[in-house]
This is a predicted structure of a 135-nucleotide RNA (c-di-AMP riboswitch aptamer (ydaO/yuaA leader)) from a Planctomycetota bacterium. Taxonomically the source falls in Planctomycetota (Bacteria, Pseudomonadati).
RNA sequence: UUUAAUUCAUCGCCGAGUCGCGCGUGGCAAUGCGCGAGCGGGGGACCCAGGUUUCCGGGGCUAAUCGCGAAUGCGUAGGGCUACUUCUCGGCCCGAGCCCGUCAGCUAACCCCGCAGGCGUUGAGGAGGUGCCCC
Numbered sequence: 001u002u003u004a005a006u007u008c009a010u011c012g013c014c015g016a017g018u019c020g021c022g023c024g025u026g027g028c029a030a031u032g033c034g035c036g037a038g039c040g041g042g043g044g045a046c047c048c049a050g051g052u053u054u055c056c057g058g059g060g061c062u063a064a065u066c067g068c069g070a071a072u073g074c075g076u077a078g079g080g081c082u083a084c085u086u087c088u089c090g091g092c093c094c095g096a097g098c099c100c101g102u103c104a105g106c107u108a109a110c111c112c113c114g115c116a117g118g119c120g121u122u123g124a125g126g127a128g129g130u131g132c133c134c135c
Base pairs, nucleotide, nucleotide: 011120012119013118014117018037019036020035021034022033023032024031025030038115039114040113041112042111043110048105057103058100059099060098061097066075067074068073078094079093080092081091082090084128085127086126087125088124089123
């Protein structure tokens, strides 16, 4: 000097997965329990819809559906990032997995559940903002 990996801090990203208070453990970080707020999901009437349904089971979360293929795959509905926001163009990606257990359309009241996990992107133009400096 270069490359790679790891750790810590700051910042940022996917995602509902955050915040506050109290008690306990702890050197800190963190973590256990409880309460509240907030965010997210499911069940659940009249009315409406559906009226034929039951192994070809059915259903839920999610962007993650669907098609072709013997297969590694190739596409695709849909989704994310491109560091103020948004539009456009370009670029880079994802398009998985898990759960309920024979059972659920919508659905007021009401009832129930979750608040995890995983990562490291930054090109341009238009419009609108914002900060600093000078007068």